[in-house]
RNA sequence: GAACAAGAUGGGGAUGGAGUCCCCCGAAACCGCCGAAAGGCUGAUGACUCCUACCGCGCG
Numbered sequence: 001g002a003a004c005a006a007g008a009u010g011g012g013g014a015u016g017g018a019g020u021c022c023c024c025c026g027a028a029a030c031c032g033c034c035g036a037a038a039g040g041c042u043g044a045u046g047a048c049u050c051c052u053a054c055c056g057c058g059c060g
Stems, first nucleotide, its partner, number of pairs: 010025004016051006032041003
C1' cells in the first nucleotide's frame, strides 16, 4: 500500500422528543414536491400510538 473481514450494541429514513415495528447504509444510506426561472405547495411519523412546539377557527 492492496484485498477480505469486522467496525452495526453504530448511522440514516425533508421540522423537536418517547414507545413499538419496518426498511436502508460498510462511508454510504439520507437531505419532500411542482416549476426553465421567479416563485408556489404539503407534512413535526418510514408506519402506528403519544408528548411538545407552531398556525388557524370558535367560545369565554
Fluoride riboswitch aptamer (crcB RNA motif) from Nitrobacter sp. 62-13, 60 nucleotides, folded computationally.
The prediction has a mean pLDDT of 76.